[in-house]
Context: one part of a larger RNA
Molecule: small-subunit ribosomal RNA, 5' domain
Organism: Rhodopirellula sp. SM50
RNA sequence: GAAUGAACGUUGGCGGCGUGGAUUAGGCAUGCAAGUCGUGCGAGAAGAGUUUUUUGCUUGCAUUAAACUCGGACAGCGGCGAAAGGGAGAGUAACGUGUGGUUACAUGCCCAGGGGUCCAGGAUAGCGUCGGGAAACUGGCGGUAAUACUGGAUGACAUCUUCGGAUCAAAGGUGAGAUUCCGCCCUUGGAUUGGACCGCAUACUAUUAGCUUGUUGGUGAGGUAAUGGCUCACCAAGGCAGCGAUGGUUACCGGGUGUGAGAGCAUGGCCCGGCUCACUGGGACUGAGACACUGCCCAGACACCUACGGGUGGCUGCAGUCGAGAAUCUUCGGCAAUGGACGAAAGUCUGACCGAGCGACGCCGCGUGCGGGAUGAAGGCCCUCGGGUUGUAAACCGCUGUCAGUUGGAAGGAAGGGCCUGUGCAGAGCAGGUCUUGACCGAUCUUCAGAGGAAGGACGGGCUAAGUUCGUGCCAGCAGCCGCGGUAAGACGAACCGUCCAAACGUUAUUC
Numbered sequence: 001g002a003a004u005g006a007a008c009g010u011u012g013g014c015g016g017c018g019u020g021g022a023u024u025a026g027g028c029a030u031g032c033a034a035g036u037c038g039u040g041c042g043a044g045a046a047g048a049g050u051u052u053u054u055u056g057c058u059u060g061c062a063u064u065a066a067a068c069u070c071g072g073a074c075a076g077c078g079g080c081g082a083a084a085g086g087g088a089g090a091g092u093a094a095c096g097u098g099u100g101g102u103u104a105c106a107u108g109c110c111c112a113g114g115g116g117u118c119c120a121g122g123a124u125a126g127c128g129u130c131g132g133g134a135a136a137c138u139g140g141c142g143g144u145a146a147u148a149c150u151g152g153a154u155g156a157c158a159u160c161u162u163c164g165g166a167u168c169a170a171a172g173g174u175g176a177g178a179u180u181c182c183g184c185c186c187u188u189g190g191a192u193u194g195g196a197c198c199g200c201a202u203a204c205u206a207u208u209a210g211c212u213u214g215u216u217g218g219u220g221a222g223g224u225a226a227u228g229g230c231u232c233a234c235c236a237a238g239g240c241a242g243c244g245a246u247g248g249u250u251a252c253c254g255g256g257u258g259u260g261a262g263a264g265c266a267u268g269g270c271c272c273g274g275c276u277c278a279c280u281g282g283g284a285c286u287g288a289g290a291c292a293c294u295g296c297c298c299a300g301a302c303a304c305c306u307a308c309g310g311g312u313g314g315c316u317g318c319a320g321u322c323g324a325g326a327a328u329c330u331u332c333g334g335c336a337a338u339g340g341a342c343g344a345a346a347g348u349c350u351g352a353c354c355g356a357g358c359g360a361c362g363c364c365g366c367g368u369g370c371g372g373g374a375u376g377a378a379g380g381c382c383c384u385c386g387g388g389u390u391g392u393a394a395a396c397c398g399c400u401g402u403c404a405g406u407u408g409g410a411a412g413g414a415a416g417g418g419c420c421u422g423u424g425c426a427g428a429g430c431a432g433g434u435c436u437u438g439a440c441c442g443a444u445c446u447u448c449a450g451a452g453g454a455a456g457g458a459c460g461g462g463c464u465a466a467g468u469u470c471g472u473g474c475c476a477g478c479a480g481c482c483g484c485g486g487u488a489a490g491a492c493g494a495a496c497c498g499u500c501c502a503a504a505c506g507u508u509a510u511u512c
């Protein structure tokens, strides 16, 4: 000098874009963060309408009951999703990451090709009824549906094969009408994503020198989607190490970032890719995919409820709270956009995301006026008492209207979506018409007013730009280094003046 996720002190007008729990991977009240599909299924509350009917004496209106047509809440079965998105960096010195290769493998949804979609059956939730329990929850009996479950048939370009053969599937929905639309089953290929293996690279320490028994290899088996001591039985006695094994300490890695002319050195916050973790430890289930952050089981610590028998919970999601700390924000708005899940669609959900709020935390931009104005007011300071300086600075005269304030408009961020018409084989697509979707921001135009609302901080001995007076008297104090201060201090404190930067200026910490 440059830099920072900074903090502290003094000061502080506006805006844009970024950025903000670095410490206790410490504990958490409350709300929200993953649902969706009625075009898979049974059942169906509230409510609405039509007809008949009862009551209010009649009209009208209200009301009771029944039938029919709509309607569709809560809950349940079933499907898909919940393995994504979001957070954190504890662990890990490792095939974890980076880079280059290898294949013995899997891949829901998506794309393309070839086939198929036949005949039956028994349950179970919801529901009804009777219970148990303080609760969480749960039991018996009865009965019901399906794209839930089961059996049979069919059987290849699928699987196995001793090449003779053997084995394996399905589900319907919408609609007047479906092999045609949406699905379902088998299979091949693709795409994407992932699993596994190998070479090389990847911190410090020898005041760590020996380490290892599933250890190293083989045969056979088991297991896996798949290779393999991955696991097991048997056999052999190997394997690693001064080119640093083993142990210890520290640490997620990369793209990048900071600095530097570069080489290098330091670093890995925000953003992107990979890995790992989800109260701590262990385990599997389901599934295309997990050994699963807001799933399950067991154990533990902690916390909460309890009728003492027993239960419940997991913010390293978004806000928020306590604690510790020098230190790090709102218990905000919206699904309008982008993206995701589900759905035929309308749409629903989405603390992803988009926005707003707070913080000069950073970078950038703008403003705090402009022109004229004295041999130069007053005041301050200095003085050789003549004057000098503050200083065109002010007053005063003329002007402008950025920003903020005030009034009214407004492009754009909107692409889509519904309905109708036409075209079209078509409910695909395309064209036209019409209705409609903005949380928030807002370019820009405009009304009013008036210099009005907007400047400080550090420094002034040398390094280093900028000095005088007074006070103090090795005191009080300053200080990055050299060093100042013991009665004329340009170095302490104050005043005036000056220098540098400026909505900031200094200090501290850290890196080059």
Stems, first nucleotide, its partner, number of pairs: 001512004006508005013366006019359002026322003030319003035080003040077002047070006055062002087277003096202008105194002110190008118152004127142006158167003172182002203249003210240003215237008252274004256267004279300005302313004330356001332355003338352001339350004369399004379390004403453001405448001408445002412441002416436008456501005461482003467496005477484002